[in-house]
Context: one part of a larger RNA
RNA sequence: GCUUAUGGUGGAUGCCUUGGCGAUUUGAGCCGAAGAAGGACGUGUGCAUGAGCACGAUAUCGUCGGUGAGCCCUCUAGCAGGCGAUCAACCGGCGGUUUCCGAAUGGGGCAACCCACCCCGCUGAAAGGCGGGGGACCCCGAUUUUAUAUCGGGGAGGGAACCUAGUGAACUGAAACAUCUAAGUAACUAGUGGAAUAUAAAUCAUAUGAGAUUCCGUCAGUAGCGGCGAGCGAACGCGGAUGAGUCUAAACCCCGCCUUUGGCGGGGGGUUGCGGGACCUCAAUAUAGCAUCAGUGUUGUAUAGCAAAACGUUUUUGGAAUGAACGACCAUAGGGGGUGAAAGUCCUGUAUGCGAAAUGCACCACUGGCUUAGAGGUAUCCCAAGUACCACGGGACACGGCAACCUUGUGGGAAUCUGGGGCGGUCAUGCUCCAAGACUAAAUACUCAAAUCGACCGAUAGUGAACGAGUACUGUGAAGGAAAGGUGAAAAGUCCCCCUGUGAGGGGAGUGAAAUAGUACCUGAAACCAUAAGCUU
Numbered sequence: 001g002c003u004u005a006u007g008g009u010g011g012a013u014g015c016c017u018u019g020g021c022g023a024u025u026u027g028a029g030c031c032g033a034a035g036a037a038g039g040a041c042g043u044g045u046g047c048a049u050g051a052g053c054a055c056g057a058u059a060u061c062g063u064c065g066g067u068g069a070g071c072c073c074u075c076u077a078g079c080a081g082g083c084g085a086u087c088a089a090c091c092g093g094c095g096g097u098u099u100c101c102g103a104a105u106g107g108g109g110c111a112a113c114c115c116a117c118c119c120c121g122c123u124g125a126a127a128g129g130c131g132g133g134g135g136a137c138c139c140c141g142a143u144u145u146u147a148u149a150u151c152g153g154g155g156a157g158g159g160a161a162c163c164u165a166g167u168g169a170a171c172u173g174a175a176a177c178a179u180c181u182a183a184g185u186a187a188c189u190a191g192u193g194g195a196a197u198a199u200a201a202a203u204c205a206u207a208u209g210a211g212a213u214u215c216c217g218u219c220a221g222u223a224g225c226g227g228c229g230a231g232c233g234a235a236c237g238c239g240g241a242u243g244a245g246u247c248u249a250a251a252c253c254c255c256g257c258c259u260u261u262g263g264c265g266g267g268g269g270g271u272u273g274c275g276g277g278a279c280c281u282c283a284a285u286a287u288a289g290c291a292u293c294a295g296u297g298u299u300g301u302a303u304a305g306c307a308a309a310a311c312g313u314u315u316u317u318g319g320a321a322u323g324a325a326c327g328a329c330c331a332u333a334g335g336g337g338g339u340g341a342a343a344g345u346c347c348u349g350u351a352u353g354c355g356a357a358a359u360g361c362a363c364c365a366c367u368g369g370c371u372u373a374g375a376g377g378u379a380u381c382c383c384a385a386g387u388a389c390c391a392c393g394g395g396a397c398a399c400g401g402c403a404a405c406c407u408u409g410u411g412g413g414a415a416u417c418u419g420g421g422g423c424g425g426u427c428a429u430g431c432u433c434c435a436a437g438a439c440u441a442a443a444u445a446c447u448c449a450a451a452u453c454g455a456c457c458g459a460u461a462g463u464g465a466a467c468g469a470g471u472a473c474u475g476u477g478a479a480g481g482a483a484a485g486g487u488g489a490a491a492a493g494u495c496c497c498c499c500u501g502u503g504a505g506g507g508g509a510g511u512g513a514a515a516u517a518g519u520a521c522c523u524g525a526a527a528c529c530a531u532a533a534g535c536u537u
Stems, first nucleotide, its partner, number of pairs: 001535008014522001015486002019457002021454009030158002038101003041056004045080003050075003061095006070083003106115003117134007137155007162193001163191005173180001177227001203210002214241005224232002245439003248384001252268007273417001275383004279377004288371003293368005299362005305354003311327002314325003328345002330334001336348003389412007399424001419434005473480002493521001496508004
């Protein structure tokens, strides 16, 4: 050095799953000065630290239901001490309490601490101590002595993703690079909501017409745009989901106030494109609705629960039967999990049926409440102004252009129905619609909860995290960020004896089916290290 065997080391592999990942269905969705989110510190009997979870000096509360013979949270066993049929513990509804910090708001501050002031109360001889209440800042309104003060209302901060708006890159691609792309993406900021935005035609269409918005499929990688490069990329129409429409301004009338050729405020009126309304004449209280409010009632549903069938002390193997054999039974239940191996009939459940004192939600009904029509005439009045429109310059539309439409910085600047916008330069004709005010559910996005499912993972996988994981640890900080699962059916976790340092570790003995299952614990590969035997280069 090689071979074989037996061990050590090591932790691969196999098996397993407490944890993840993805989806479907149903439901839910804001919190906060009445002090949130998030924390600090305590409490949850002692021995008893720590982590988790719950709670707040009332930390072991009240009440109403369910359930119930045990209980004093879990990891966590034991002892001690207590509670409980005068109904504890546990589960659920509604309340109470809720230290300190934190928007933090009496002032300050190195968060969870320090220091006062005013009013009231208790105590004390007093000094003082204790308890309750109040006061930050900004905006709006009221009173007012116009200095201020007081009163009333509101705001402030947080939120994973979704949403709207403002600001807005670069790497990259173009095989370089500048227009272009990436991309109005990332990032930052502001803001709303459970959804947000949008929304009731100054829209499309084309010679027939459609009839708000949103979302999905298609149209279609089409028409187009494009250093016509790279690339970007519609709309009309059609098929679906959903389905809902409304209110002001003005003309005119009435009232009030004032700084009175008028202005402001309130009420009525009025809301449209076969133009409508005001105005004048006539007629009339029908019909329909409620997205806005309250009450009552029925029903359903959510938040605890309840009942729930049917096998064997037969034989056999085994440590153990749920296996095998034999003989039965239930089934609107043969989904799942557990039980000493593989259980329809052992346990828990499952199919099915039933259930709520309290609070919430939904539909419906009723009552109240609120809203809601017409016809003709005339051509006097009104129909949203620094607006439409124009010029120049930007942006946004799939559209980078000779470029319509939309939007806007600067300058100019209309009309009121015999009016105005659009139909992709522009003009004519025709068609179509009514801007410069406002609101609006649903279909949609995201997340969470419950239930269910998976030709998803199975501990170097699957979440970073199956374990005291956003932990230990690193960093001044922003931030970065692990490793680590498995005894056994049951601790039955080795009484006792021996060696030893009253060690570590081991040998007997005992438990167990098994201890080469001994807590460094299932299986236990390889590298590597020994021991024994054999071989000889």
Annotation: Model confidence (mean pLDDT): 82 of 100. This is a predicted structure of a 537-nucleotide part of an RNA (large-subunit ribosomal RNA, domain I) from Microgenomates bacterium OLB22.